About this RNA: Small-subunit ribosomal RNA from a metagenome, 1480 nucleotides, folded computationally.
[in-house]
């Protein structure tokens, strides 16, 4: 000093979290030792014990205890005596007890803090000074003696003392009253002085030196009481307030005061927060933080409160008194029931509450405190110890060396590496610490005694003696021996630190994000690594980062946020000169600002921590002297800001009245005749009782077309025919007058669209609500027909708006360009210049951007309003305003991590444009209706094995399941295996035959018998090592493959440009089949794609001719290229031309288009093919094959029989035959390519209707062979379920093949079933294509081949066109989509949850009214009783704590029952927003 998290990405805005640091803490796991601090935060709940305040015989009567010592009896050690003596219990009397030591309840207040002032006040004990201390009387504790009580504890009587009490006397610098002189202030006065009256004192002890006493006067301490000035939240507390406020007299008080009374006036507080309310001891300081702030108030120091709760007051200098009194209440204990006692919020300590806080030690040795003359005594103040890692500080736990990098652990790409790790064994060192022992402080100096000495009998100085809880503590020496001593968290990012394994959205984890659904660095556990370390983590608080309340140091066009608009009160701030003043401001000095604390500097504990001393500072507050620039006040002055004044202009500016003319309905009357109206299409309405049209007349209300505008006017809201009166205002000129008279403005006060409301009118048109008709699944909508309130006037309310430029007023500066209103100047009708308005554009500058930009959102200055994350909510309570309606104010709980703005790349659109493509259209010819094939789907079944499934699966893997294939079913059978290698051991064979059981494998029994020439080979068996697996995951993977799409796109590299994502190139104009190519261009280039190189075809040359060819020459045939020649043809096959808009013509700048142009075999890519960019569909394949991981291992392997993949009520694709005459049939007869061909093809021949059979020959192929059909050329059938059609069934065969039952093909006979061109829909084709006709091949022993892949033969119709389906591509625009519209999202309803409002009722707390009592107690009063008398006593009177009634208010629990909130993977309706969201 920052990160993380809103998004696919960016930038802002703005919350939420995190990393720091702190604590009187407190939990979990760990724990070696010292040292300094610290330690009920909760119940000021209640307390058992024991101690926390005495002390003084030098005041006083005395003698109750304990010694001494003395005396008496005597039983010689008891007992009695004597206050004699040390001394003292209990008692008079003094001094203390008000300090010290604890708590934070109360208190928001002069309680505290600062700083005054007291001319309004007291101060015991201590200091100083002056002066005095005579005489005299009564009484009482206590002892003694009676009595009550259960105790406390008390009556009565006799008697006594003082430093207790009382008179009297002396007295003044006291005090009081009066007269007066002087000075001096603050009003009253105050200081000094004089003179007269009147009042009050004393106490003793006693060693005779002193303490002690009374008055009075200073000081010194300590209080008291006033005053400024600071001191929490709430305004959903706005008005309090009768002694209240002052004033005059009296009381009273140490003392000022309404402190109290009487009377007399009606003040006194308050928006600068009174009055209530809740909530809290203040500061000094701590903590945090750069600061400024925030936060807190424990230890320590100061001041306040309090002391079971409330009231009282008494003594006393001093209390309204923590270990005193009294009286009331509440609780506890005694009790003999009559009566009493008591207060830990003092030190241990005890129970309760609570996460949670300690011993019922020691010593008064030291500091202080109290009383004493003193010794002392008392002191839970204090010192010290125990406990507790609670904090903060220090130390250890070894150190050095050491590689085979051991063992063992974990990992891994596993015969090895790597980690743990120089770690450890091991070797030497060292002893802090431990353990043992030995020595041992500092803190203590003093009182005090005792010697000197110096003044004088006391002080004061030196010396000696005397004192230590803590402690045999701290240190310090010696001795042993690595010896006694490491845990805790973390390890996905933030954040240092990474495997493995279990688990499998389970367990669980998490501070935010977020992990976990079979490979988890995130859950548990291991190994290992990080941090930190006697402690590490969590948790809980407070500051901090957060500038996230912004004084330093925010902001309000779209992100939260300018009030609807003027006016104007407080307040704020305010033009130029001048003089004064000194109130703010500035500077000196002065006083304080306790101490401690922070900070610096020294010093003392071995260091630190901790402590001491010095010092700075305490930024404050008084209070003085100066200054006078600003700024206030005061006096004057001055015009520019402001007004006035005069002339002039201008507008849909207001109110009021009066007038027009169009529309529109409605009413008469006419004409007229069947429809009108109304939609997307309809219908409801209206109409033959005559509508709608159309004519004329008439009335009614309501709004003013065109002009008419980015136009005027107006504070806003608003204003629109024309005119009249009445009245606001701008403005421009002119520069006469005032002379700062200004600006903004809380609270208030007026205006305020609509639409609502309340009276009375009005009412044509439109029109909420209604009601009918459509529309749809519904339609309480949208569209149609009506149509009431409204809508309009009048007068009254109502105060809201998207009341908006989502921009608050004023002032003042800041480049430009260009329109337009209304004035002035100056002109010439151009052009020009100035003032106020109103717009677009555009620089600087801002701004997150998008924009703004002299009409600023820029740069200042002044004043006001509002904002602080989203949701709960503008919602609940409350109060105020209104008839309501409603408006104003305006929250809390709870729950989320995001909610938002801008902009950007996509996707998408029932958004635009522009293009394409058998996409539609134009054709042709199918599917879908039948039957059969075939594949799926379902269903069936022991099994019908498995996969593909919109498009992009369904005659797909599978180019060919009768066993086999085969992965499934059913039975039977092996277990290193069915196959291979290799190693060790053994056999000598292996095989073959035969024979038994078996359904077969496969088991058993007989028989047969190795080669080589010693080395081995072969084969068996046994044995070990490597097995197999068509089990799982295609969502872990490779590889291929399909789709978009053979669509024209996808992208980089510099540079530009943007805060950035990103943009630009790639967009425009144009043209292409194409990002193909031009032109233009902040771009310029360049990949991958497109074209093109390749192949096949079509021409055509040139080589070359077997097996293919045969024109010309020669031979032959019944024919035949059959020979022999031939190289011209075809044709094989290889090199080659050959087409490039090249040429012409016309348009275009070019690119490049157009032509029934030319040439040419071919013409604009010549047909076809191969070839498929980044990429998208977690598209599809673990069963083709490969692989990670997981499972199985006498089975999930393997081996063999039958079976099954061929089932069959059904549903679909996909094809084949037909429904027939462009036909079937039966004859004759022709012309192909391209392919196979030895376990093949097979001419030919014979037999068979035939399939085929038996023979025979050629061919390892341009040689032979398989081997065409539509067609053509005749005959026949005549439109019929037929001579179509050919399912199915029946019969007899071939053929393959171990085997044709399930389940093969093909033949021959007979049988002849649907079916007569197919619904909604829907495919495929654009030229050698569709259509059709045949062939061949792969697989394969045959074939379920109608399939698929090649071949060739005949051979079309259409195509105005791009409105409209579908799908693509650029370009825009919009978006609340980013898993991208098969998005996203919104409300009721149902269900769970959790807070929370109202609500009969019920229970409570506190305060105050008001009335009734009314204890202690002070103060008055006070005849009867007492006492010469002073006075008592008793009895009143005020007033009060507390009781009690009484009605309200306020609050705060709970409550039937109600309300609407919020939150919760898969309910329920629909579809409201987001795109023109399908009605913006």
């Nucleotide at each position: 000093a920052g990160a993380g998290u809103u998004u696919g990405a960016u930038c802002c805005u703005g919350g939420c979290u995190c990393a720091g640091g702190a604590u009187g803490a407190a939990c979990g796991c760990u724990a070696g030792c010292g040292g300094c601090a610290g330690g009920c935060u909760u119940a000021a709940c209640a307390c058992a014990u024991g101690c926390a305040a005495g002390u003084c015989g030098a005041g006083g009567g005395g003698u109750a205890a304990c010694a001494u010592a003395g005396g008496u009896g005597c039983u010689u050690g008891c007992a009695c005596u004597u206050g004699a003596u040390g001394a003292c219990g209990a008692c008079c009397g003094g001094c203390g007890c008000a300090c010290g030591g604890g708590u934070g309840a109360g208190u928001a207040a002069c309680g505290c803090g600062u700083a005054u002032g007291c001319a309004a006040c007291c101060u015991a004990c201590c200091u100083c000074u002056u002066a005095c201390a005579g005489a005299a009387g009564g009484a009482u504790a206590g002892c003694c003696a009676a009595g009550g009580g259960a105790a406390a504890c008390u009556u009565u009587g006799a008697u006594u003392a003082a430093u207790a009490c009382u008179u009297c006397a002396u007295a003044a610098u006291a005090u009081a009253a009066u007269u007066u002189u002087a000075u001096g202030g603050c009003a009253u006065c105050a200081u000094a002085g004089a003179a007269u009256u009147a009042u009050u004192a004393a106490a003793g002890a006693u060693u005779u030196a002193u303490c002690g006493g009374u008055a009075a006067g200073a000081g010194a301490u300590g209080g008291g009481c006033a005053u400024g000035c600071g001191u929490a939240c709430c305004a959903u507390u706005a008005g309090c307030u009768a002694g209240u406020u002052g004033g005059u007299g009296a009381g009273g008080u140490a003392a000022a005061u309404g402190c109290u009374c009487a009377c007399c006036a009606a003040g006194g507080c308050a928006a600068u927060g009174a009055u209530g309310g809740u909530u809290a001891u203040g500061g000094g300081g701590u903590c945090u933080a750069a600061a400024a702030g925030g936060a807190u108030g424990g230890u320590c120091c100061c001041a306040c409160a309090c002391a079971c709760u409330g009231g009282u007051a008494c003594u006393g200098a001093g209390a309204c008194a923590c270990g005193g009194a009294c009286c009331a209440g509440a609780c506890u204990c005694c009790u003999a029931c009559g009566g009493g006692a008591g207060g830990c919020a003092g030190c241990a300590g005890u129970g309760a509450g609570g996460a949670a806080u300690a011993u019922u030690g020691g010593u008064c040795a030291a500091u202080g405190g109290g009383c004493g003359a003193g010794a002392g005594c008392c002191u839970g103040a204090a010192c010290c110890a125990g406990c507790c890692a609670u904090g903060c500080c220090g130390c250890g736990u070894g150190c050095a060396g050491g590689a085979u990098g051991a063992c063992g652990g974990u990992c891994c790409u596993a015969u090895g590496g790597a980690u743990u790790g120089u770690a450890a064994a091991c070797u030497g060192c060292u002893u802090u610490u431990g353990u043992a022992u030995u020595g041992g402080a500092a803190g203590a100096a003093a009182c005090u005694u005792c010697a000197u000495c110096a003044c004088g009998u006391g002080u004061g100085a030196u010396g000696a003696a005397c004192u230590g809880a803590c402690g045999g503590u701290a240190c310090a020496g010696u001795a042993c021996g690595a010896a006694u001593a490491a845990g805790c968290a973390u390890c996905g990012g933030c954040u240092a630190a990474c495997u493995c394994c279990g688990u499998g959205c389970c367990a669980g984890c998490a501070g935010c994000c977020g992990c976990g659904g079979u490979a988890a660095u995130a859950c548990g556990g291991a190994g290992g690594a990080u941090g930190c370390a006697a402690g590490c983590g969590u948790u809980a608080u407070c500051c901090g980062g957060a500038u996230u309340u912004a004084u330093u140091a925010g902001g309000u066009u779209u992100a939260a946020a300018g009030g609807g608009u003027g006016c104007g009160u407080a307040g704020g701030c305010g033009g130029g000169g001048u003089u004064a003043u000194a109130a703010g401001u500035c500077a000196g000095u002065g006083g304080u600002g306790a101490a401690a604390u922070c900070c610096c500097u020294c010093a003392g504990c071995u260091u630190a921590a901790c402590u001491g001393a010095g010092g700075a500072a305490c930024u404050g507050c008084c209070a003085u002297u100066g200054a006078u620039a600003c700024u206030g006040u005061a006096a004057u002055u001055c015009u520019u800001g402001a007004g006035u004044a005069u002339a002039g202009u201008u507008g849909a500016g207001g109110u009021a009245g009066g007038c027009g003319g169009a529309a529109u309905g409605u009413g008469u009357a006419a004409u007229g005749u069947a429809g009108c109206g109304g939609u997307g299409a309809a219908a409801u309405g209206c109409u033959u009782a005559g509508a709608u049209a159309u004519u004329a007349c008439a009335c009614a209300g309501a709004a003013c077309a065109c002009c008419g505008a980015u136009u005027g006017c107006g504070u806003a809201g608003g204003c629109a025919g024309c005119u009249u009166a009445c009245u606001a205002g701008a403005c421009u000129a002119u520069u006469a007058c005032u002379g700062a008279c200004g600006c903004u403005g809380a609270u208030g006060c007026a205006c305020g669209a609509a639409a609502g409301c309340g009276u009375g009118g009005g009412u044509a048109g439109c029109g909420a609500a209604c009601a009918g008709g459509a529309u749809u699944a519904g339609a309480u909508a949208c569209c149609c027909u009506g149509g009431u309130a409204g809508u309009c006037c009048a007068c009254g309310c109502c105060g809201u708006a998207a009341a908006c430029g989502a921009u608050g007023a004023u002032c003042a500066c800041u480049c430009g360009u260009u329109g337009u209103g209304u004035g002035c100047g100056a002109u010439a009708c151009a052009c020009c210049g100035u003032a106020c308005g109103u717009g677009a554009c555009u620089g600087a500058g801002c701004g997150a951007a998008a924009g703004c930009a002299u009409u600023a959102a820029g740069u200042g200055a002044u004043c006001c309003a509002c904002c602080u994350g989203g949701g709960g909510a503008g919602u609940a309570c409350g109060u105020u305003g209104g008839c309501a309606a409603c408006a104003a104010u305006g929250a809390a709980a709870c729950u989320c991590a995001a909610a938002g703005g801008a902009a950007u790349u996509g996707a998408c659109g029932g958004g635009g444009g522009c293009c394409c493509g058998c996409a539609c259209a134009a054709g042709c010819g199918g599917a879908g209706g039948a039957a059969c094939a075939u594949g799926u789907g379902g269903u069936u079944u022991a099994a019908u094995u498995c996969g593909a499934u919109g498009a992009u699966a369904c005659g797909c893997g599978a180019g060919g399941a009768a066993c086999c294939u085969u992965a499934c079913c059913u039975g039977g059978g092996c277990u290193u295996a069915a196959a291979u290698g290799c190693g060790u051991u053994u056999u000598g064979a292996u095989u073959u035959a035969u024979c038994u059981g078996g359904a077969a494998a496969c088991a058993g029994a007989u028989a047969u018998u190795c080669c080589u020439a010693u080395u081995g080979g072969c084969a068996g068996a046994a044995u070990g090592c490597a097995a197999g697996g068509u089990g799982c995951u295609g969502c872990a993977u490779g590889g291929c493959u399909g789709u978009c799409g053979u669509c024209a796109g996808c992208u980089c590299g510099u540079g530009c440009c943007g805060u950035g994502a990103g943009g630009u190139g790639u967009c425009g104009g144009g043209u292409u089949a194409a990002g193909u190519c031009c032109c233009a261009u902040a771009a310029c280039g360049a990949g991958c794609g497109c074209a093109a190189c390749c192949c096949c075809u079509a021409u055509c040359a040139u080589c070359a001719g077997u097996u293919a060819c045969c024109a010309a020459c020669g031979g032959g045939u019944a024919a035949u290229g059959c020979c022999g020649g031939g190289g011209a043809c075809u044709c094989u096959g290889a090199u080659g031309a050959g087409a490039c808009u090249g040429c012409c013509a016309c348009c275009g700048u070019a690119a490049g288009g157009u032509g029934u142009g030319a040439g040419g075999a071919a013409g604009g890519u010549g047909g076809g093919g191969a070839u498929g960019a980044c990429g998208u569909c977690a598209a599809g394949u673990c069963a083709g094959c490969a692989c990670g991981g997981c499972c199985c291992u006498u089975a999930u392997g393997u081996c063999c029989a039958g079976g099954g993949c061929u089932a069959c009520a059904c549903a679909c694709g996909u094809g084949u035959u037909a429904c027939a005459a462009u036909g079937g049939u039966c004859g004759a007869u022709a012309c192909a390519a391209a392919g196979g061909g030895c376990a093949g093809c097979u001419a030919c021949c014979u037999g068979g209707c035939a399939a085929c059979a038996g023979g025979a020959u050629g061919c390892u192929a341009a040689u032979c062979u398989c081997a065409a059909a539509a067609g053509u050329c005749g005959g026949u059938c005549u439109c019929a379920g037929u001579u179509c059609g050919g399912a199915u069934c029946g019969a007899a065969g071939u053929c393959u093949g171990c085997a044709a039952c399930u389940c093969g093909a093909c033949u021959u006979c007979g049988u002849g079933a649907a079916g007569u061109u197919g619904g909604a829909u829907u495919c495929g084709c654009u030229a050698g294509u569709a259509a059709u006709c045949g062939u061949a091949u792969a697989u394969c022993a045959g074939c379920a081949a109608u399939g698929a892949u090649a071949c060739g033969g005949u051979g079309a119709a259409u195509a105005c066109g791009u409105u409209c389906c579908c799908g693509g591509g650029c370009c825009u625009u919009g978006u609340a989509c980013a898993c991208a519209c098969c998005g996203c999202c919104c409300g009721u309803c149902a269900a769970g949850c959790c807070a929370u409002g109202g609500a009969a009722g019920c229970c409570g707390a506190g305060g105050g009214u008001a009335c009734c009592u009314g204890a202690a107690g002070u103060u008055c009063g006070u005849a009867a009783c007492c006492g010469c008398a002073a006075g008592g006593a008793u009895c009143g009177a005020c007033c009060u704590a507390g009781g009690g009634u009484a009605a309200a208010a306020c609050u705060g629990g709970u409550a039937a029952c109600u309300g609407g909130g919020g939150c919760u993977a898969a309910g329920u309706c629909g579809u409201a927003a987001c795109a023109a969201g399908g009605u913006a």
The prediction has a mean pLDDT of 83. RNAcentral holds the sequence, with entries from SILVA. Its Rfam family is "Bacterial small subunit ribosomal RNA".